This is a predicted structure of a 92-nucleotide RNA (TPP riboswitch aptamer (THI element)) from a Spirochaetota bacterium. It matches the Rfam family "TPP riboswitch aptamer (THI element)". Rfam describes the family as follows. Vitamin B(1) in its active form thiamin pyrophosphate (TPP) is an essential coenzyme that is synthesised by coupling of pyrimidine and thiazole moieties in bacteria. The previously detected thiamin-regulatory element, thi box was extended, resulting in a new, highly conserved RNA secondary structure, the THI element, which is widely distributed in eubacteria and also occurs in some archaea. Analysis of operon structures identified a large number of new candidate thiamin-regulated genes, mostly transporters, in various prokaryotic organisms. The THI element is a riboswitch that directly binds to TPP to regulate gene expression through a variety of mechanisms in archaea, bacteria and eukaryotes. through a variety of mechanisms in archaea, bacteria and eukaryotes. Rfam links the family to the GO term thiamine pyrophosphate binding. The sequence is in RNAcentral, with records from Ribocentre. The prediction has a mean pLDDT of 77. Of the family's consensus pairs, 89% are formed in the model.
RNA sequence: AUAUAAUGACAGGGGUGGUGAAACGCCUGAGAUUAUACCCUUUGAACCUGAUCCGGGUAAUGCCGGCGGAGGGAGCGCGUGAAACACUUUUC
Repeated sequence: AUAUAAUGACAGGGGUGGUGAAACGCCUGAGAUUAUACCCUUUGAACCUGAUCCGGGUAAUGCCGGCGGAGGGAGCGCGUGAAACACUUUUC
RNA backbone atom coordinates (compact mmCIF):
# COMPACT_ATOMS: atom_id res chain seq x y z
C1' A A 1 0.00 0.00 0.00
C1' U A 2 -6.95 -0.77 -3.95
C1' A A 3 -0.66 -5.64 -1.42
C1' U A 4 0.37 -10.58 0.97
C1' A A 5 0.03 -14.14 5.10
C1' A A 6 -3.88 -14.82 8.33
C1' U A 7 -8.95 -14.33 9.57
C1' G A 8 -14.54 -13.14 9.49
C1' A A 9 -19.48 -13.06 7.34
C1' C A 10 -22.40 -14.48 3.30
C1' A A 11 -22.77 -17.73 -0.95
C1' G A 12 -21.43 -22.35 -3.00
C1' G A 13 -18.98 -27.59 -3.49
C1' G A 14 -18.12 -32.47 -1.04
C1' G A 15 -17.77 -37.31 1.65
C1' U A 16 -20.09 -40.40 5.29
C1' G A 17 -16.36 -46.63 5.05
C1' G A 18 -14.81 -51.48 7.61
C1' U A 19 -16.16 -54.75 11.67
C1' G A 20 -19.99 -56.15 15.21
C1' A A 21 -26.50 -59.53 16.94
C1' A A 22 -26.65 -54.68 18.98
C1' A A 23 -24.48 -50.51 21.60
C1' C A 24 -23.05 -42.86 22.28
C1' G A 25 -19.12 -50.46 20.78
C1' C A 26 -14.14 -51.19 18.10
C1' C A 27 -10.41 -49.46 13.57
C1' U A 28 -8.58 -45.17 10.49
C1' G A 29 -9.41 -40.10 9.90
C1' A A 30 -10.65 -33.09 10.11
C1' G A 31 -15.16 -35.54 9.39
C1' A A 32 -17.81 -42.36 9.05
C1' U A 33 -25.60 -40.30 14.42
C1' U A 34 -27.09 -36.35 6.93
C1' A A 35 -24.50 -33.44 12.15
C1' U A 36 -26.74 -24.93 12.32
C1' A A 37 -20.97 -30.59 12.38
C1' C A 38 -16.28 -31.26 9.45
C1' C A 39 -13.38 -30.13 5.08
C1' C A 40 -12.78 -27.34 0.53
C1' U A 41 -13.78 -22.89 -3.00
C1' U A 42 -9.15 -21.68 -9.08
C1' U A 43 -2.32 -20.38 -5.15
C1' G A 44 -8.38 -25.56 -6.23
C1' A A 45 -5.47 -33.80 -3.61
C1' A A 46 -12.09 -31.00 -0.36
C1' C A 47 -14.14 -34.41 -3.65
C1' C A 48 -15.08 -37.31 -8.41
C1' U A 49 -13.29 -40.47 -12.81
C1' G A 50 -9.56 -44.01 -13.87
C1' A A 51 -11.09 -48.35 -10.10
C1' U A 52 -14.60 -54.71 -9.39
C1' C A 53 -6.86 -50.87 -10.70
C1' C A 54 -1.47 -52.11 -8.84
C1' G A 55 2.10 -53.11 -4.54
C1' G A 56 2.28 -53.54 0.86
C1' G A 57 -0.25 -54.40 5.32
C1' U A 58 -4.68 -55.61 8.42
C1' A A 59 -9.71 -58.76 12.07
C1' A A 60 -11.45 -55.89 7.89
C1' U A 61 -11.73 -51.50 4.96
C1' G A 62 -8.97 -45.97 -0.08
C1' C A 63 -5.52 -48.61 6.17
C1' C A 64 -0.59 -46.91 3.64
C1' G A 65 1.80 -45.92 -0.94
C1' G A 66 1.44 -45.77 -6.35
C1' C A 67 -1.69 -43.97 -10.01
C1' G A 68 -1.01 -38.00 -9.78
C1' G A 69 3.93 -32.56 -13.46
C1' A A 70 -3.46 -37.69 -15.41
C1' G A 71 -8.41 -35.68 -16.43
C1' G A 72 -12.47 -33.05 -14.00
C1' G A 73 -14.05 -29.98 -9.93
C1' A A 74 -17.39 -25.00 -6.31
C1' G A 75 -16.49 -17.02 -5.12
C1' C A 76 -11.00 -15.94 -9.19
C1' G A 77 -16.29 -11.95 -4.98
C1' C A 78 -16.96 -8.75 0.07
C1' G A 79 -14.86 -7.04 5.06
C1' U A 80 -10.66 -6.73 8.63
C1' G A 81 -5.56 -6.90 8.07
C1' A A 82 0.06 -7.42 9.99
C1' A A 83 5.43 -8.61 10.11
C1' A A 84 9.88 -9.03 7.27
C1' C A 85 12.66 -7.52 2.93
C1' A A 86 13.77 -4.14 -1.17
C1' C A 87 13.67 0.86 -3.33
C1' U A 88 13.08 6.33 -2.94
C1' U A 89 13.06 10.91 -0.03
C1' U A 90 14.25 13.75 4.45
C1' U A 91 17.05 14.48 9.06
C1' C A 92 21.38 13.47 12.25